[in-house]
Molecule: transfer RNA
Organism: Lacticaseibacillus suibinensis
RNA sequence: GCGGGUGCAGUUUAGCGGUAAAACGACAGCCUUCCAAGCUGUAGUCGCGGGUUCGACUCCCGUCACCCGCU
Numbered sequence: 001g002c003g004g005g006u007g008c009a010g011u012u013u014a015g016c017g018g019u020a021a022a023a024c025g026a027c028a029g030c031c032u033u034c035c036a037a038g039c040u041g042u043a044g045u046c047g048c049g050g051g052u053u054c055g056a057c058u059c060c061c062g063u064c065a066c067c068c069g070c071u
Base pairs, nucleotide, nucleotide: 001070002069003068004067005066006065007064010024011023012022013021018054026042027041028040029039030038047063048062049061050060051059
C1' cells in the first nucleotide's frame, strides 16, 4: 500500500428498514435483628460524519479504532 472482518448500556451479547432488548452490574424500595440471597421498580446505550428513505443499529459512501490475510 491492497483486501476482508468487527464496532450497540459499566461488562458480555441479541436485534436482516417501523417506538432499541436480555443477562450480569449500578441505584431505590420490600423482605431480614444485621449481612448475603430473593422479590419489585428506576436510570443509562447504536464509534464519528454524510447520503438514500415517509422512516436507518439495519442499506450506501467516507472516516476512526481494533483484528486477520496479501504485498